Description: The prediction has a mean pLDDT of 80. This is a predicted structure of a 74-nucleotide RNA (transfer RNA) from a Candidatus Wirthbacteria bacterium. Rfam family: tRNA. The family's RNA type in Rfam is transfer RNA.

RNA sequence: GGGUUUGUAGCUCAGUUGGUUAGAGCGCAUGAUUCACAUUCAUGAGGUCACAGGUUCGAGCCCUGUCAAGCCCA
Repeated sequence: GGGUUUGUAGCUCAGUUGGUUAGAGCGCAUGAUUCACAUUCAUGAGGUCACAGGUUCGAGCCCUGUCAAGCCCA
C1' cells in the first nucleotide's frame, strides 16, 4: 500500500426485513435484610449507537468518507 472484519452504558455483549421509550449480564449508587460484613431482594443513575455527511416520512441498522483496532496478502 491492497483486501477483510469490528466499533452500541465503566467492562463483556445482544439488537430480526429500517418503524411504537435503545436493552441484558457484571459493575456502580440508594434502600430493605444483618450486631456488622457478605449473600439475597427492590429501586435508580449511567448512551452524541467511533466521527462527519447522505438516502428516507422515519437510520444503531442502508450508502459514502474519515479515524481506531484485529486478521490476510504484498